[in-house]
Context: one part of a larger RNA
RNA sequence: GCCUGCGAGUUUAUGUAUGCUGCGCAUGACUAAGGAGGAUAACUCUGGAGUCGAAGGGAAACCGAGUGUGAACAGCGCGUUUGUAGCAUGCAUAAGACCCGAAGCAAGGUGAGCUUGCCAUGAGCAGGGUGAAGGUGUGAGAAAUCACACUGGAGGCCCGAACCCUUUUGCCGUUCAAAACAUUGGGAUGACUUGUGGUAAGGAGUGAAAAGCUAAUCGAACCUUGUAAUAGCUGGUUCUCUCUGAAACAGCUUUUGGGCUGGCGUCGUAUCGAUUGGCAGACGGGGGUAGAGCACUGGAAGGAUUGGACAGGGAGCAAUCUCGCUAAUCCUAUCAAACUCCGAAUACCGUUUGCGUUAUACGGCAGUUAGUACGUGGGGGCUAAGCUCCACCGUACAAAAGGAGAAGAGUCCUUGAUCUCCAGUUAAGGUCCCAAAAUCUACGUUAAGUGCAUCACAAGGAGGUGGAGUUUCAUAGACAAUGAGGAUGUUGGCUUAGAAGCAGCCAUCAUUGAAAGAAAGCGUAACAGCUCACUCAUCGAGAGAUUCUGCGCCGAAGAUAAUCGGGGCUAAACGUAGUACCGAAACUGAGGGCUUGUGUCCCGUUCGCGGGAUGUAAGCGGUAAGAGAGUAUUCCACUCUGCAAUGAAGCUAAAGGGGUGACCCAUAGUGGAGCGUGUGGAAGUAAGAAUGCAGGC
Repeated sequence: GCCUGCGAGUUUAUGUAUGCUGCGCAUGACUAAGGAGGAUAACUCUGGAGUCGAAGGGAAACCGAGUGUGAACAGCGCGUUUGUAGCAUGCAUAAGACCCGAAGCAAGGUGAGCUUGCCAUGAGCAGGGUGAAGGUGUGAGAAAUCACACUGGAGGCCCGAACCCUUUUGCCGUUCAAAACAUUGGGAUGACUUGUGGUAAGGAGUGAAAAGCUAAUCGAACCUUGUAAUAGCUGGUUCUCUCUGAAACAGCUUUUGGGCUGGCGUCGUAUCGAUUGGCAGACGGGGGUAGAGCACUGGAAGGAUUGGACAGGGAGCAAUCUCGCUAAUCCUAUCAAACUCCGAAUACCGUUUGCGUUAUACGGCAGUUAGUACGUGGGGGCUAAGCUCCACCGUACAAAAGGAGAAGAGUCCUUGAUCUCCAGUUAAGGUCCCAAAAUCUACGUUAAGUGCAUCACAAGGAGGUGGAGUUUCAUAGACAAUGAGGAUGUUGGCUUAGAAGCAGCCAUCAUUGAAAGAAAGCGUAACAGCUCACUCAUCGAGAGAUUCUGCGCCGAAGAUAAUCGGGGCUAAACGUAGUACCGAAACUGAGGGCUUGUGUCCCGUUCGCGGGAUGUAAGCGGUAAGAGAGUAUUCCACUCUGCAAUGAAGCUAAAGGGGUGACCCAUAGUGGAGCGUGUGGAAGUAAGAAUGCAGGC
């Protein structure tokens, strides 16, 4: 891991609600313990103690269909009766209380054969090195004492085996091993190591102290018991079908991942041809938001006038002048969540009309109280976040599938899946191929692969190109091109080394002429030189300027060659029209099922109602949850005067039959001894999940 089996809302008591049953409607209902009978079992008979009910109101006295309050004959509050017992089911409470799960707490015991300390008694330590004290001898000295030699053999001394330890690195790490192995290393006559026996223990021991060790267990051992401790926490909780269908909000909470109450769900009863609720129209209301405004409260800019102080600077000998400061008024242009002279749309309230069936009250049972995205109005943040916090009884998901969006909880578009169909029509969106359907029609645009839906682009720049205007020049010849001229006074004057059209300053005239600036640019040291403006000729029909606008271009830098979903496309791109077609679980067609309301008919009936057939109308997505109806398993009672060796149960087999389904029946094989139908009753009553438990493989 798989298979098989086991594995979780139970039982008792009390209360309450619903359903059914017995008795009863006040001459109410029921017995409990106990007792008697009985197989001493079921059960029957007793037993009225007691409980509930038959009257309430008041704190009470008390009064009583009334009573309390009160001065009240008023008003108001509470009242003016239908039960009781059992059974079943739902829920609550008390209990282990749906099941499994702590770490822990307490009590009583068991442990020092591991390890820590201590006590008693034994044992062990190759070899080598060093050479303390002391001693002896010799020498020196007056002596104390010193020196040398030999001897001697001390030491938590040195090196290093046994022994003890485990520093390093490796190896191992489903191991040889729940700490080993290899290597390297420390101690090795000592605070050494070790055998045997003894001793100290659980809030206690022991500890050269690490909260170490106390039997692979230690910041409080192990075993048993209290004990099914408790767990607002995690996990799990077993058959089917039908109807409805939430919440993630508010208040309180030692409360925030838990509760209680309300809200929202469901079921029942009552109201029910609505006086309720919803939508639409009409009419009538109040408002102070969006916007706007400056009339108030404040903010802030410019100007003018008047007043004040002379705070301050500058000028002046001074008077004074000027700049500035401050307050008010006026003008212009403004700002505001906590401003308003104003003021919507929506929303809300009421009346009425229409459509049409919701709604409300009381009661049983819940679940929910971690929400998320988007749109809009806002707060926080950076007008950041797939951010965060509110609002809109917003939409969707949650609890909603299908189609489109390449792919996709929530956005956006379409659409709410009762079942079947190898039928049809459409929506959104599409129609070259992948891939169903137009290589469709008409007229334009784009040349950038721009683009081919949303999935990026600004300021700025440009003889890209289309359209619509305005305007200037032009057969009296435009624009462009080509040919020619572009001169003279003069090198204007000044300046300057030089300044000759062209460093700079001043002036900018005149002549000739078709035209030609005291020169628009290049150039020279200065000249020179080359162009331009301007003019003529050649040519022969449009040329220039500007505004608005469509589609494109540059601006435009990233990690796969790396994307329009892809291929690819010059339309298969963009714009404006049009006609076809494709396209969903939508709609339609054909057939079937179920639910609820309502109508008709039939059958049964304990008269409460139940069952069947057939119309009609509305419906049948669904998590938590509520309500309803069934299937299966084991046992009991009765039943079929049931089945069974001519083969029970069980097992195997996709193929038969029935049922919406759980499941039931048949058939064949296997198996070898019990089993079923119907009606009731009772439960150890359904397995895929719990790091579930046991077994097998």
Notes: This is a predicted structure of a 697-nucleotide part of an RNA (large-subunit ribosomal RNA, domain II) from a Minisyncoccia bacterium. The RNAcentral record of the full RNA draws on ENA. Its mean pLDDT, the model's own confidence on a scale to 100, is 82. The organism belongs to Minisyncoccia, within Bacteria.